Notes
A computed fold for a 97-nucleotide RNA from an uncultured beta proteobacterium, annotated as Glycine riboswitch aptamer. Rfam family: Glycine riboswitch aptamer. Rfam links the family to the GO term glycine biosynthetic process. The prediction has a mean pLDDT of 77.
């Protein structure tokens, strides 16, 4: 300089579950309590597997993933807001050819 990756602003598409009941308050998009649920914001957990100790074929014990799991947190009529993740994207860095 060029390409290719890998990020970030922007767009786009994007699920589940109570219009629960009872108060306070007034302003409807607040608040407090009780029970019922959902995972795809975040966040705990834990397998294979690879180490260490230890006389070890076993016990102990580090590191360990997820959309799996649990629901702290957040969420539960439409609408709005959030959303893993996908697609497009490509400033600006300068990893790599």
């Nucleotide at each position: 300089g060029a390409c290719a990756g890998g990020c970030a602003a922007u767009c786009u598409g994007g699920a589940g579950a109570g219009u629960g009941c009872c108060g306070a308050a007034u302003u409807u998009c607040u608040u407090g309590g009780c029970c019922a649920c959902c995972g795809a914001a975040g966040g705990g957990g834990c397998a294979c597997a690879c180490g260490g100790a230890u006389a070890a074929u076993a016990u102990c014990u580090g590191u360990a993933a997820a959309u799996c799991u649990c629901u702290c947190a957040g969420g539960u009529a439409a609408a709005a807001a959030g959303g893993a993740c996908a697609g497009a994207g490509g400033g600006g860095u300068g990893u790599g050819u």